The RNA shown here (transfer RNA) has 74 nucleotides and comes from an uncultured Methylocystaceae bacterium. Its mean pLDDT, the model's own confidence on a scale to 100, is 81. It was read from a public genome assembly. Rfam family: tRNA.
[in-house]
RNA sequence: GGUCCCGUAGCUCAGCAGGAUAGAGCAGCGGUUUCCUAAACCGAAGGUCAGGGGUUCGAAUCCCUUCGGGACCG
Numbered sequence: 001g002g003u004c005c006c007g008u009a010g011c012u013c014a015g016c017a018g019g020a021u022a023g024a025g026c027a028g029c030g031g032u033u034u035c036c037u038a039a040a041c042c043g044a045a046g047g048u049c050a051g052g053g054g055u056u057c058g059a060a061u062c063c064c065u066u067c068g069g070g071a072c073c074g
Base pairs, nucleotide, nucleotide: 001073002072003071004070005069006068007067010026011025012024013023019057029043030042031041032040050066051065052064053063054062
């Protein structure tokens, strides 16, 4: 330098042949229970879907570009 893959909550990931409020588990927070802790159960909160632009009535999803990480080739 070329080709390809990945980037979604603090962490690990799902969702991605476009559709209505973007989800799960764990962690953290509040509560129930307990003499206390742990465990268990309940609840709430937490996201510019890496950034920008485009297509479309509508984009996490499609296209272009930039950034970051990785694999292969030279």